[in-house]
RNA sequence: GGCGGUGUAGCUUAGUGGUAAAGCACGACUCUCAUAAGGUCGGGACCGAGGGUUCGAGUCCCUCUACCGCCA
Numbered sequence: 001g002g003c004g005g006u007g008u009a010g011c012u013u014a015g016u017g018g019u020a021a022a023g024c025a026c027g028a029c030u031c032u033c034a035u036a037a038g039g040u041c042g043g044g045a046c047c048g049a050g051g052g053u054u055c056g057a058g059u060c061c062c063u064c065u066a067c068c069g070c071c072a
Base pairs, nucleotide, nucleotide: 001071002070003069004068005067006066007065010024011023012022013021018055026042027041028040029039030038048064049063050062051061052060
C1' cells in the first nucleotide's frame, strides 16, 4: 500500500429499514440470626466520528478513525 472483519450499557453479546434486547455487574426490597446464593422490582447505551439515501437508519451507501487478520 491492497483486501476482509470488528466497533451497540461498566463487561460479554443480540438486534437483516419501523418504540434498541438479554446475561453478568450496579441499586432498592424480600428471604436469613448474619453473609452468600435465591426471588421481585428498578436505573443505565440515541449504537466509533462525519455526511448521504429514505416518511423513517444500529441496519443501506460514501469518507474518516481505532483494533484484528490475510496479501504485498
This is a predicted structure of a 72-nucleotide RNA (transfer RNA) from a Candidatus Pacearchaeota archaeon. It matches the Rfam family "tRNA". Rfam classes the family as a transfer RNA. Rfam's curators write: Transfer RNA (tRNA) molecules are approximately 80 nucleotides in length. NCBI's taxonomy places the organism under Archaea, Nanobdellati, Candidatus Pacearchaeota. Its mean pLDDT, the model's own confidence on a scale to 100, is 84.